RNA sequence: GCAGGUGUGGUUCAACGGUAGAACUUCAGCCCUCCAAGCUGAAGACGCGGGUUCGACUCCCGCUACCUGCU
Numbered sequence: 001g002c003a004g005g006u007g008u009g010g011u012u013c014a015a016c017g018g019u020a021g022a023a024c025u026u027c028a029g030c031c032c033u034c035c036a037a038g039c040u041g042a043a044g045a046c047g048c049g050g051g052u053u054c055g056a057c058u059c060c061c062g063c064u065a066c067c068u069g070c071u
Stems, first nucleotide, its partner, number of pairs: 001070007010024004018054001026042005047063005
């Protein structure tokens, strides 16, 4: 330099163009003599910039970070 792939809560992963969800973690409450476990609830995210569309995590373009291959 070229090609391909992956970027989503603190972490690991979902989401066939139509309300962004789960587990773990954190916080609060319940329970318990206390802790742990358990139960209930809450907070917290679509890498960045454009485009298409009534509507974009999803489709298109560019950029960026990382991974793989080729040279």